[in-house]
The prediction has a mean pLDDT of 85.
SAM riboswitch aptamer (S box leader) from a Pseudomonadota bacterium, 114 nucleotides, folded computationally.
It was read from a public genome assembly, where an Rfam model found it.
The organism belongs to Pseudomonadota, within Bacteria.

RNA sequence: UACUCAUCGAGACCGGCUGAGGGAUAGGCCCUUUGAAGCCGGGGCAACCUUCGGGACUAACCCUCCUGAAAAGGUGCCAACUCCUGCGGAGCCAUUUGCUUCGAGAGAUGAGUG
Numbered sequence: 001u002a003c004u005c006a007u008c009g010a011g012a013c014c015g016g017c018u019g020a021g022g023g024a025u026a027g028g029c030c031c032u033u034u035g036a037a038g039c040c041g042g043g044g045c046a047a048c049c050u051u052c053g054g055g056a057c058u059a060a061c062c063c064u065c066c067u068g069a070a071a072a073g074g075u076g077c078c079a080a081c082u083c084c085u086g087c088g089g090a091g092c093c094a095u096u097u098g099c100u101u102c103g104a105g106a107g108a109u110g111a112g113u114g
Stems, first nucleotide, its partner, number of pairs: 001114008013042005021031003025086004043078003048074002050070007082106001087103006
């Protein structure tokens, strides 16, 4: 950096340094000198990789699927649903605005492959 698969309405913050931005992008709307982003230290969340059970399948085992538990290690994460919307379909509404819902796209994270 490209591709594939899975997940994305849950959860989890303090201190030090520093000092103006940040929430991917555009618009909106927010957060922020009662301290943004970053770095460092500590803490936590979660359970993708991992480990151990139960069930389904099977003649049996493996694989696969469902499910329970654990947390040492590798990642990740710790405002707001991925903050909301953007493209398309359906429904509600007399209509605009708007609301609900499904899908696509984009993005994030993990695992794998090149």